A computed fold for a 1523-nucleotide RNA from an uncultured prokaryote, annotated as small-subunit ribosomal RNA.
Model confidence (mean pLDDT): 83 of 100.
RNAcentral holds the sequence, with entries from ENA.
It matches the Rfam family "Bacterial small subunit ribosomal RNA". Rfam links the family to the GO terms ribosome and structural constituent of ribosome.

RNA sequence: AGAGUUUGAUCCUGGCUCAGAAUGAACGCUGGCGGCGUGCUUAACACAUGCAAGUCGCACGAGAACGCUUCAGCUUGCUGAAGUUAGUAAAGUGGCGCACGGGUGAGUAACGCGUGGGUAAUCUACCCUUGAAUUGGGGAUAACAUCGCUCCAGUGGGAUUAAUACCGGAUAAUAUCUAAAUGUCUUAGGGUGUUUAGAUCAAAGAUGGCCUCUUCUUGAAAGCUAUCGUUUGAGGAUGAGCCCACGCACCAUUAGCUAGUUGGUAGGGUAAAGGCCUACCAAGGCUUCGAUGGUUAGCUGGUCUGAGAGGAUGAUCAGCCACACUGGAACUGACACACGGUCCAGACUCCUACGGGAGGCAGCAGUGAGGAAUUUUGCGCAAUGGGGGAAACCCUGACGCAGCAACGCCGCGUGAGUGAUGAAGGCUUUCGGGUCGUAAAGCUCUGUCAAGUGGGAAGAACCUGCAAAAUGCUAAUAUCAUUUUGCACUGACGGUACCACUGAAGGAAGCACCGGCUAACUCCGUGCCAGCAGCCGCGGUAAUACGGGGGGUGCAAGCGUUAUUCGGAAUUAUUGGGCGUAAAGGGCGCGCAGGCGGAAGUACAGGUCAGAUGUGAAAGCCCGGGGCUCACCCCCGGAAGAGCAUUUGAAACCGUAUUUCUUGAGUAUGGUAGAGGGUAGUGGAAUUCCUGGUGUAGAGGUGAAAUUCGUAGAUAUCAGGAGGAACACCGGUGGCGAAGGCGACUACCUGGACCAAUACUGACGCUGAGGCGCGAAGGCGUGGGGAGCAAACAGGAUUAGAUACCCUGGUAGUCCACGCAGUAAACGUUGAUCACUAGGUGUAGCGGGUAUUGACCCCUGCUGCGCCGGAGCUAACGCAUUAAGUGAUCCGCCUGGGGAGUACGAUCGCAAGAUUAAAACUCAAAGGAAUUGACGGGGGCCCGCACAAUCGGUGGAGCAUGUGGUUUAAUUCGACGCAACGCGAAGAACCUUACCUGGGUUUGACAUCCCGGGAAAUCCCGUUGAAAGACGGUCCUCCUUCGGGACAAUUGUACAGGUGCUGCAUGGCUGUCGUCAGCUCGUGCCGUGAGGUGUUGGGUUAAGUCCCGCAACGAGCUCAACCCCUAUCUUUCGUUACCAUCAGGUCAAGCUGGGGACUCUAAGGAGACUGCCCCGGAUAACGGGGAGGAAGGUGGGGAUGACGUCAAGUCCUCAUGGCCCUUACAUCCCGGGCUACACACGUGCUACAAUGGCCAGUACAACGGGAAGCAAGAUCGCGAGAUGGAGCAAAUCCUUUAAAACUGGUCUCAGUUCGGAUUGUAGUCUGCAACUCGACUCUAUGAAGGCGGAAUCGCUAGUAAUCGCUGAUCAGCAAGCAGCGGUGAAUACGUUCCCGGGGAUUGUACACACCGCCCGUCACGCCAUGGAAGUUGGUAGCACCCGAAGUCGCCAGGCUAACCCGCAAGGGAGGCAGGCGCCGAAGGUGAAAUCAAUGACUGGGGCGAAGUCGUAACAAGGUAACC
Repeated sequence: AGAGUUUGAUCCUGGCUCAGAAUGAACGCUGGCGGCGUGCUUAACACAUGCAAGUCGCACGAGAACGCUUCAGCUUGCUGAAGUUAGUAAAGUGGCGCACGGGUGAGUAACGCGUGGGUAAUCUACCCUUGAAUUGGGGAUAACAUCGCUCCAGUGGGAUUAAUACCGGAUAAUAUCUAAAUGUCUUAGGGUGUUUAGAUCAAAGAUGGCCUCUUCUUGAAAGCUAUCGUUUGAGGAUGAGCCCACGCACCAUUAGCUAGUUGGUAGGGUAAAGGCCUACCAAGGCUUCGAUGGUUAGCUGGUCUGAGAGGAUGAUCAGCCACACUGGAACUGACACACGGUCCAGACUCCUACGGGAGGCAGCAGUGAGGAAUUUUGCGCAAUGGGGGAAACCCUGACGCAGCAACGCCGCGUGAGUGAUGAAGGCUUUCGGGUCGUAAAGCUCUGUCAAGUGGGAAGAACCUGCAAAAUGCUAAUAUCAUUUUGCACUGACGGUACCACUGAAGGAAGCACCGGCUAACUCCGUGCCAGCAGCCGCGGUAAUACGGGGGGUGCAAGCGUUAUUCGGAAUUAUUGGGCGUAAAGGGCGCGCAGGCGGAAGUACAGGUCAGAUGUGAAAGCCCGGGGCUCACCCCCGGAAGAGCAUUUGAAACCGUAUUUCUUGAGUAUGGUAGAGGGUAGUGGAAUUCCUGGUGUAGAGGUGAAAUUCGUAGAUAUCAGGAGGAACACCGGUGGCGAAGGCGACUACCUGGACCAAUACUGACGCUGAGGCGCGAAGGCGUGGGGAGCAAACAGGAUUAGAUACCCUGGUAGUCCACGCAGUAAACGUUGAUCACUAGGUGUAGCGGGUAUUGACCCCUGCUGCGCCGGAGCUAACGCAUUAAGUGAUCCGCCUGGGGAGUACGAUCGCAAGAUUAAAACUCAAAGGAAUUGACGGGGGCCCGCACAAUCGGUGGAGCAUGUGGUUUAAUUCGACGCAACGCGAAGAACCUUACCUGGGUUUGACAUCCCGGGAAAUCCCGUUGAAAGACGGUCCUCCUUCGGGACAAUUGUACAGGUGCUGCAUGGCUGUCGUCAGCUCGUGCCGUGAGGUGUUGGGUUAAGUCCCGCAACGAGCUCAACCCCUAUCUUUCGUUACCAUCAGGUCAAGCUGGGGACUCUAAGGAGACUGCCCCGGAUAACGGGGAGGAAGGUGGGGAUGACGUCAAGUCCUCAUGGCCCUUACAUCCCGGGCUACACACGUGCUACAAUGGCCAGUACAACGGGAAGCAAGAUCGCGAGAUGGAGCAAAUCCUUUAAAACUGGUCUCAGUUCGGAUUGUAGUCUGCAACUCGACUCUAUGAAGGCGGAAUCGCUAGUAAUCGCUGAUCAGCAAGCAGCGGUGAAUACGUUCCCGGGGAUUGUACACACCGCCCGUCACGCCAUGGAAGUUGGUAGCACCCGAAGUCGCCAGGCUAACCCGCAAGGGAGGCAGGCGCCGAAGGUGAAAUCAAUGACUGGGGCGAAGUCGUAACAAGGUAACC
């Protein structure tokens, strides 16, 4: 610090996800040790048991027992007494403590917490300093004992007694109060001193010691003294109360709240100000700077994260607050409205004799429950701290320790060195090896931890005791008190830390991951199954992604997963984002609050800046030291610190006050343009209707029609009239307006803008949450109006349907008036205002200059409206002085897609609906711009037998052949639009043959290797059999370099074999687009990039062929040419070909001699190149015409097939990975099948006839083939053919009579002298064999068929058509295929249309690319959610009823020790019980509110496998789309 994921690819926007750190964690697997920490986050749920707050006899009264000792009695084991236990235990009065410590976080959004202040409005036990005092009396009461009640708990009566308990009295102040005077300080009040007078208020003693003085006189008392206590002041310290400023979560779908409420006066109350409380008076107080209400939450120091700013959090430790079963209340006290106190009410639990009682673990342990989840009913007060005490000491689940738990952090170990035959074994392999791997073993060492044995700290100092010394009291060196020194005593942890020794590598490694992100790869299994997955995504037979193995990577006593927080996320943006098209500018204006604001001067000092001071607790973080062996941890010291407060300064800026200014803004004057607005009136054209005339059969409408109108007279035409609406031309990216919007003319009323020149005001300005107003179309209400148009509706068409598009009608509505509504793709998809930043050009309005008679033209200023364009900006497109540039101010809005602008609530509305506006759930995308393709029922250019034109076919018939289907034991398999179907197959009777039935074989029909043995095999014969085969018999080896080899058979091992599967694992080959003209590269340039340019453009061509131009310049593969055949000529050669001339010769014949002329053969050359001329064209490329030429513009034909596409075809040509079979899916054999046959299709042949058939005669080819061959002449046969065999391995011989044609004859339009299928009989040939199942011949038979529906094919010249011939395959079999020649046409105006293709362009929501994408209803399943008659529960408030405990107030007739009066009786004062009243918790009732759960039924939504119906959108998406 980033990465993955939207796309074919790109840039951007934008979400989702990951890598990091952390945790009081939990779960899974695993687990050696130690140290330091931490440990109910859930039920503030309920709790058994034990402990957690007592102590003081130096405050007081009283005071046991057990036991022990002694004595007495004696029934010798009992009783009694005394002493001791012991002034002990337990209980009581009293004092202090129990308000600390410990727990929890329910409540609380608050002065609760934090920071800083105030208290002149306060208190403070114990403690410290200091002043004074501590006097004299009185009456009770508990305990104990006694009498009762009672289950318990407890409680009552009468009697006794003490105090540091209680109550009077005395005295007393610098205490308090009142009055007066006065100093000083002060924020409203007032505080604080001084002086005078008056009034009021105290106390308690305990312990130790002493006898100098007084009394009794041993010694004590008074007294003195020391310590502690008590009372009263002053001060301090500590702690607490109260008040103020600021800060502290979310919701406005909570906007108004408040009656003690706000203030005052008086009183009460409190330690204390105060509506804290009461009475009276006034009507205030809070709030958009968020009151009130709701939800959630203890707050902080800090902790986690982060570069920081921030965000999240508030366990452990520390500070504060609140609470103690729930609610209420007070008492005591210095402090409580009190966790282990009291009273009352409630719920719950327990006891009960049913009358009544007891209890409160959110103390420490522990239990149950809840939960994913959190420990021992431990030891000790040794240390630290606390309470009591004079002290010893006691108490202390605070605390110190130990136990449990890898819960966290830190540290250590599980060994180190050497060791290659690279062991064995595992895994893998291309079989060579590689890897685990120096890893192991082996050898040499070491000894941490654990184990055992032995030793063994520090934590301990107070206190106390003893000894000594000093000081004080004192007569005193006694004592006592204080201080100092020395010695002694005290350890839960714990025989722990630590140390030494012993033996021993021995006891100690796992977990996750290995497709990318992300470090780490292979084998097997599985086969969209099982499964994985954080995101993208893996898995459908070769899975680095599932499961296992091997190997590797990472971390390590842990490792992973889950959950949560921050980060990455600049993804809420203060630092640090945006709003034309991605989400996002309010429809527009006016304007209150608010925010911001021109120039100059002065003052102030609120903001601001600087310095100082205080605070910012400790701990923590940071730095420096130190202690545990290090580290974590702990200790010491330091530093830092935002903020707040106080104070001293500065005065630029902001602010405030004030004085000025004119440039912002405005006003006045004079002009100008305009569909700016409103009202009233007027006008003409057109449509429609009405009336009348003319006139007659149609009109209208459409793609074509029909509905409709019309003989009752339409349409058409003329005239007149009525009525409503809209205003042609002008008219224009022209004008005006804030926007919506505004268009005939005239008048009136009225708003704004602009220009020019001067004058005036003097910042009066900009923006603008709420608010107010305006606001298209459509809609609503009331009343008019209604010509045309026209939702709904009706009819006609179209269609598979057509609730549409088209047509004929037609109502609301459109128009007017008055109201409502308040939305639009209300768009420039661009808020308003101000300033600045190159230009060019047009246009509208006004002005200036020059010029002119004038109008133009030209130059120039301002204000509008447009276009182009530079810098700059932008993701790009684009914007660009009318900014989307550069700055400033203010407002509005956005934060992934869907759900959804929806639900609920609220406001508005007559309604329709509008505004505001979520969540659950779901997806990993949704989106913008641009790029390359592909596509379009987009446009344009070009080409092709593509159409058109011509000729001939197919589709109809019969037959042949292939395919589908069907059949079958099998009808082997493959090929399926073009580009499968006379295709693989250039030839299935057996074989082929792969299929079927049946019979056989198993190292095999075929190949290689090895071992053993040593004779066998071929051949021949026999038996059996359908054959293969099986069985039996006879016979006999070969070569040799003498090593051996060949050969076949047998046995066994490796293996053979497979036309078995996968062409979607492959190679090779092939088809197709397409012989179409394209496909690319290097460098450069442009672009952020994908990409573009080049290759586009203007011409031209068959062609990306060539030329020109051009940020391109070059190059490659295709094209063309080079190659072959053919057309002309020439040279050479001259046999087997040829024969002009010469000679010979035949019935005839190059037959012979000869010739080298011709044809021809086969070698080489020539020739054609737009070379020449004219014209056109850019002078080019090239095109048109012409000459010459055998041939003219690639002369004709062939071979030749770019990058790629179709997962095209082929595993059955061959090769090959993987899988499968191995007495069978291999192999051999016989027979059958591939030849079946209701049917359908493709390709052909023959025809349907006279351009013909038949008969007779007569001509003219070429390419080829030939030895297991072609075969002549001859003979036989009607013929197929047979016999026989000259010649020929071939320019020699044979095949070989070419046929159409031509000549003559006949047939005469018919199912025929057309046509030949089918069938009968007889034959020929091939072949082991023609039955299934060959070809051909003769004869007889003589079917369909009379030119073929929709549709469809081929062909542009030696072509179509027509005629025959040859060859391959092949024993035989050709209507097929591949070739050959003969005869030999017609037509092409042209490119509108159909099909295919090429280039450029355009749109796109397509990219598996239109056979694409995609929408909605319906049906089914699942999920969450809204409504709903209701039902249930919670919460808070209001009103009323009832009213416990208790404080307070009143009464107090009943009761009454202290004080007073009184001799006494008694009375008084005071107090108490009791009663009454206010308040008052829980409870009850009522009407509403709110939240949650649930609810028959119902609404839409989301997601689901390949369901149904249509085809709405994306292309002009087939009616442009959208609001």